[in-house]
Molecule: transfer RNA
Organism: Microcaldota archaeon
RNA sequence: GCGGUCGUAGUCUAGUCUGGUAGGACGCGAGAUUGCCAAUCUUGCAACUCGGGUUCAAAUCCCGACGGCCGCA
Repeated sequence: GCGGUCGUAGUCUAGUCUGGUAGGACGCGAGAUUGCCAAUCUUGCAACUCGGGUUCAAAUCCCGACGGCCGCA
């Protein structure tokens, strides 16, 4: 330099094909329970890498950029 693949809460991940309420687990806060802790239960907090385009509507489709990984040279 060329090609492929991936990027979503503090962490891991579903959703992308087929556009329409961003979901789950762990974590953290509060409460209940308990003599205390742990466990359990309830409730809350927190995310689509960036820019542009298409569309009534984009995490999703298109273009570009950045970053991780793999391959070729």